[in-house]
Context: one part of a larger RNA
RNA sequence: CGUGUAACGGGACGAAAAGACCCCGGAACCUUUACUGUACUCUGGUAUUGGACUUUGAUCCGAGCUGUGUAGCAUAGUCGGGAGACUUUGAAGCGUGGGCGUUAGCCUAUGUGGAGUCAUCAGUGAAAUACCGACCUUAUUGUAUUAGGGUUCUAACCUUUGGCUGUUAUCCAGCCAAGGGACAGUUCCAGACGGGCAGUUUGACUGGGGCGGUGGCCUCCUAAAGAGUAACGGAGGCGUUCGAAGGUUCCCUCAGCGCGGUUGGCAAUCGCGCAUUGAGCGUAAAGGCAUAAGGGAGCUUAACUGCGAGACCUACAAGUCAAGCAGAUACGAAAGUAGGACUUAGUGAUCCGGCGGUGGAGAAUGGAAUCGCCGUCGCUCAACGGAUAAAAGGUACUCCGGGGAUAACAGGCUAAUCUUGCCCGAGAGUUCAUAUCGACGGCAAGGUUUGGCACCUCGAUGUCGGCUCAUCACAUCCUGGGGGUGGAGAAGCUCCCAAGGGUCCGGCUGUUCGCCGGUUAAAGUGGUACGUGAGCUGGGUUCAGAACGUCGUAAGACAGUUCGGUCUCUAUCUAUUACACG
Repeated sequence: CGUGUAACGGGACGAAAAGACCCCGGAACCUUUACUGUACUCUGGUAUUGGACUUUGAUCCGAGCUGUGUAGCAUAGUCGGGAGACUUUGAAGCGUGGGCGUUAGCCUAUGUGGAGUCAUCAGUGAAAUACCGACCUUAUUGUAUUAGGGUUCUAACCUUUGGCUGUUAUCCAGCCAAGGGACAGUUCCAGACGGGCAGUUUGACUGGGGCGGUGGCCUCCUAAAGAGUAACGGAGGCGUUCGAAGGUUCCCUCAGCGCGGUUGGCAAUCGCGCAUUGAGCGUAAAGGCAUAAGGGAGCUUAACUGCGAGACCUACAAGUCAAGCAGAUACGAAAGUAGGACUUAGUGAUCCGGCGGUGGAGAAUGGAAUCGCCGUCGCUCAACGGAUAAAAGGUACUCCGGGGAUAACAGGCUAAUCUUGCCCGAGAGUUCAUAUCGACGGCAAGGUUUGGCACCUCGAUGUCGGCUCAUCACAUCCUGGGGGUGGAGAAGCUCCCAAGGGUCCGGCUGUUCGCCGGUUAAAGUGGUACGUGAGCUGGGUUCAGAACGUCGUAAGACAGUUCGGUCUCUAUCUAUUACACG
């Protein structure tokens, strides 16, 4: 070295299971003061549903009552007819009772009484309730209709009350009673209530996701001297304002500084000079502006209507500039200027609906309804190219499809942080920087910490600690050899060399760590997938059960706590070990 046998479990990112964690997409259950529905329940109406009495309204018809401005016998409702009407079938008057009432009187019942009473005539806008007819008003009353309330009845209807029969039948049906009763029950319509149930929604970006922040528009830088240009890059602003802060004609020049000047001062108003822009331009910033776009005055409404050659920008849709023409107008002597504002923000598509106008359409025709066209209004549709008029959460009971496009472990890159070393040497060290320590700073190394990145792995690379077994580095804990010393000796401090060997037992805690007790020459620091779970364990963490505290309306949640909680693999190759043979 080869072959074989037996072991072993380091590796084959070993096998198994299209990762359960995380994210993305989807689903399912659960919750609720998410949205929209709905069962149930309640209430009202309606049909099944009938009789009587009573009561409260309404309406028609009939009877019957009532009616006071002033003047005037006096309580004159309106109009028409009308010269007589009522009365021994009992007039006036009187007594009693009742009703109305403006307290003056009117109406009525009855008794008495025994022959009259009233009108026409005068006053009044209108003439007699003398009499007759029609009508209004006010209470009363009757029949009918209708609406409601109450009581009652029985014949609908009900009885999961009794009896009988079918029938040797706790069903059912019929009959007879009894009880209830037009209620209940049921149909249809409507209004409430309604996670009991159902269907759904609960968005995006994101140096993983969540939390936070952001989302449209304007200005500057980044932006690399045309335009454009990203980031959770650096700075700010907007969701308006103004009938003058618009148009035009004419006129003016600012801020600041110096000097002078009453109160008056650094600074008020005044004068002179210098002053190119440092002022001002409603509002951010940038660009622009003194020939002014800045400041003032006069007159005004072009902050017009109908159009628009041609361009800029641009995926589209939008957005922007614009000479010129027609009409009517403002200012100006005129030439001219004016279709808002020094410019760039101050915003919202479509649908639907409102309002005003209109010469179009109008379901046989004429109209109308309705629609169109022109103008205008209603969205923090702000997630701002706006899914709907209308929408929040939980899942550790979870599930499916995917992702190493994306997190947690480990590795990798990096090295801010960390560890170690070096440089400078202010200073401490009585004196003296460098025995020892070393500010403020600087340069490296390492890859053990916390991170950053997200590069292999999500069709799986098992995670803390312990046990077992180790192996390596040296920045050395002990033992060994040296230099310096602020080394007398001893004990130390510090530096250099050195990895051969060694480097503890217990208590608490799941702990690594740490604290404590007792030893030791010493009880080293690290790497090895924070070595080692196809070697063990399973106390912790990290499923399903349960509880506490806290949070939440709740479902539930918590690097909060607590009790409980399945650790599979017969070794093919390789590595290693032992033995045998060649």

Predicted 3D model of a 582-nucleotide part of an RNA (large-subunit ribosomal RNA, domain V) from a marine sediment metagenome. The coordinates come from a structure-prediction model, not an experiment, and the mean pLDDT is 83. The full RNA is in RNAcentral, with records from MGnify. It matches the Rfam family "Bacterial large subunit ribosomal RNA".